Record summary
Transfer RNA from Salmo salar, 58 nucleotides, folded computationally. Rfam family: tRNA. It is annotated as a transfer RNA. The organism belongs to Salmo, within Eukaryota. Its mean pLDDT, the model's own confidence on a scale to 100, is 80.
RNA sequence: UGGCUCAGUUGGUAGAGCGUGGUGCUUAGAACGCCAGGGUUGUGGGUCCAAUUCCCAC
Numbered sequence: 001u002g003g004c005u006c007a008g009u010u011g012g013u014a015g016a017g018c019g020u021g022g023u024g025c026u027u028a029g030a031a032c033g034c035c036a037g038g039g040u041u042g043u044g045g046g047u048c049c050a051a052u053u054c055c056c057a058c
Base pairs, nucleotide, nucleotide: 003018004017005016006015012049020036021035022034023033024032042058043057044056045055046054
């Protein structure tokens, strides 16, 4: 760090739960199943082929 709560250590193009929308089921709803959307990883800079990850300032 997604609307909320939080994961994410040999650095390799970011995940979970809840919630939201759709849908199946139901007389209807709840519960449950399935699908989907949603992230400038606080800001700025540095190192590196590559930074959520290492370093500095706020």